RNA sequence: GCCGGUGUAGCUCAGUCGGUAGAGCGACGCUUUCGUAAAGCGUAGGUCAGCGGUUCAAUUCCGCUCACCGGCU
Numbered sequence: 001g002c003c004g005g006u007g008u009a010g011c012u013c014a015g016u017c018g019g020u021a022g023a024g025c026g027a028c029g030c031u032u033u034c035g036u037a038a039a040g041c042g043u044a045g046g047u048c049a050g051c052g053g054u055u056c057a058a059u060u061c062c063g064c065u066c067a068c069c070g071g072c073u
Base pairs, nucleotide, nucleotide: 001072002071003070004069005068006067007066010025011024012023013022019056027043028042029041030040031039049065050064051063052062053061
């Protein structure tokens, strides 16, 4: 230099024909207990890497940039 993949909640990841973004773990609250843990119930937490484009509408499609991983030279 060329090619491909990944980037979504604190962490690990789902989310394909474009239509108001989810799970598990973790955090917090409540119940339970003499108390803790465990268990049950509930709550909060997201500029979907960034900037543009297409569209009535973009995590999703297109372009560029950034970070990481892999391959080729």
Molecule: transfer RNA
Organism: Deltaproteobacteria bacterium